Predicted 3D model of a 123-nucleotide RNA (SAM riboswitch aptamer (S box leader)) from Salisediminibacterium beveridgei. The coordinates come from a structure-prediction model, not an experiment, and the mean pLDDT is 82. RNAcentral holds the sequence, with entries from Rfam and Ribocentre. The organism belongs to Salisediminibacterium, within Bacteria. Rfam family: SAM riboswitch aptamer (S box leader). From the family's description: The SAM riboswitch is found upstream of a number of genes which code for proteins involved in methionine or cysteine biosynthesis in Gram-positive bacteria.
């Protein structure tokens, strides 16, 4: 970098260092010296791994118990990531519903998609 797959409406500091930018992109709209981004600490969550308990089911040994695999549920959180303004801040393409009402104007809602982010697996 590419592919597959799951998730993206919840959650997370009135700490320290340091200083001007940040919210992917484009358009909006926001955040920021009452301190952005970054780093440290702290926290959240539970995707992967781990541990404990339970359910279903297959196998092995064996007798009336033991062991092991798969799937699912619940809990824990010291491992590997991730995350900690605003729904992935909103829209960006297509379709649908509904409104203003005739302006080379435009509101609201829904569905699908695109793009993006993160995990896991593969190349």
């Nucleotide at each position: 970098c590419u592919c597959u797959u799951a998730u993206c409406a919840a959650g997370a500091g009135c700490g320290g260092c340091u200083u001007a930018g940040g919210g992917a992109c484009u358009g909006g709209c926001c955040c920021g010296a009452u301190g952005a981004a970054g780093c440290c600490c702290g926290g959240c969550a539970a995707c992967c791994a781990g541990c404990a308990g339970g359910a279903u089911u297959g196998g092995a040994a064996c007798g009336u118990u033991u062991u092991u695999g798969a799937u699912c549920c619940u809990g824990c959180a010291a491992g590997g990531u991730g995350c900690c303004a605003a729904u992935u801040c909103c829209a960006g393409c297509a379709g649908g519903a509904u409104g203003c009402g005739a302006g080379u104007a435009u509101g609201u809602c829904c569905u699908g998609g695109c793009a993006g982010a993160u995990g896991a697996g593969a190349g």